[in-house]
RNA sequence: GAUCAUCUGUUGCCUAAUUGGUCUAUCUCAAGACCGUGCGGGGGAUCCAUCAUUGGGGUGUAUCUCGAGCCGCGAGAGGGGCACCUUCCCGCCCUAACCCGUCAGCUAACCUCGUCGGCACUGGAAGGGAUUGGU
Numbered sequence: 001g002a003u004c005a006u007c008u009g010u011u012g013c014c015u016a017a018u019u020g021g022u023c024u025a026u027c028u029c030a031a032g033a034c035c036g037u038g039c040g041g042g043g044g045a046u047c048c049a050u051c052a053u054u055g056g057g058g059u060g061u062a063u064c065u066c067g068a069g070c071c072g073c074g075a076g077a078g079g080g081g082c083a084c085c086u087u088c089c090c091g092c093c094c095u096a097a098c099c100c101g102u103c104a105g106c107u108a109a110c111c112u113c114g115u116c117g118g119c120a121c122u123g124g125a126a127g128g129g130a131u132u133g134g135u
Stems, first nucleotide, its partner, number of pairs: 011120004019036006038115006048105001055103001056100004063077005078095005084128006
């Protein structure tokens, strides 16, 4: 000097998965339990809607079509994400996974659940907005 790995911090990204406090523990931090907060999901009347019996349904962008084909594959359409917000252009990426268990349309009151995990460098234009500094 270079490369790799680990830990901590800063700034951000995907996701509902933010944040305040109390207690325990403790050299300190981490960690654990609980109560809120914000965000998100499910169940659940009248009315309305719906026919099913071949099961059906839920979270989620994660579905559909075609082709090939022992399987895991490929292409396309549609859907989703990319550094204040919206729109346009360009480019890149994803299109999974899991759950309920014969049962659930919508749904006021009401009841109930979750708040994990995984990542790393932000192109251009117009309009709007926010913050900071100077006068």
Notes: Predicted 3D model of a 135-nucleotide RNA (c-di-AMP riboswitch aptamer (ydaO/yuaA leader)) from an Anaerolineaceae bacterium. The sequence was found by an Rfam model in a public genome assembly. The coordinates come from a structure-prediction model, not an experiment, and the mean pLDDT is 77. The organism belongs to Anaerolineaceae, within Bacteria.